[in-house]
A computed fold for a 171-nucleotide RNA from bacterium OM1 bin76, annotated as glmS glucosamine-6-phosphate activated ribozyme aptamer. Rfam family: glmS glucosamine-6-phosphate activated ribozyme aptamer. By type it is a riboswitch. Model confidence (mean pLDDT): 79 of 100.

RNA sequence: GUAGACAAACAAGCGCCAGGCCUCUUGGUCCGCCGGUUGGCGGAUUCCGGAGGUGACGAGGAGGAAGGCGAUCGAACCAUUCGGCGGAUGCCUUCCCGGCCACCACGGUCGUGACGAUCGGAGCAAAUCCCACCGGUGACGGCGGGGACAAACACCGGUCGAGGUGGAACC
Numbered sequence: 001g002u003a004g005a006c007a008a009a010c011a012a013g014c015g016c017c018a019g020g021c022c023u024c025u026u027g028g029u030c031c032g033c034c035g036g037u038u039g040g041c042g043g044a045u046u047c048c049g050g051a052g053g054u055g056a057c058g059a060g061g062a063g064g065a066a067g068g069c070g071a072u073c074g075a076a077c078c079a080u081u082c083g084g085c086g087g088a089u090g091c092c093u094u095c096c097c098g099g100c101c102a103c104c105a106c107g108g109u110c111g112u113g114a115c116g117a118u119c120g121g122a123g124c125a126a127a128u129c130c131c132a133c134c135g136g137u138g139a140c141g142g143c144g145g146g147g148a149c150a151a152a153c154a155c156c157g158g159u160c161g162a163g164g165u166g167g168a169a170c171c
Base pairs, nucleotide, nucleotide: 014086015085016084017083019082020054021053022052023051024050025049027048028047029044030043031042032041033040034039057074058073059072063096064095065094066093067092068091069090097111098110099109100108101107103167104166105165106164115161116160117159118158119157120156121155129146130145131144133142134141135140
């Protein structure tokens, strides 16, 4: 690269639902009306059932392995974004690999953009909102367009701190 077979519809701020909340509903129960026989219509209840919906808005985040913890940042709302389960690129420890401390070893520090702390700077989101569409009896779900608004990390600049010990080689 080609062919065949099997599996799957392929997610990592992600998936899920036994609670809660919400919707619809055959039936049950109760009430009213009609009818006059075992019914029809309307309403209530949420008692026993049935079927569903909801259950976090993005940003950032991975050298490899093991163990532990059980995970960064803000946005919206003033709240069910409640409650919970699983997972997870987060944090800590050890080992391996790698960058820097010129080389090697130890040690230190970090993770390929491969020192840290702090101050400042610039840039960056989606939901919410507005307009419209699609699906659903409904709770609600999906989708298109418009216009905004973050923080952290990283980046740029300033300041401070760290940049070791021994050896080899060369002079």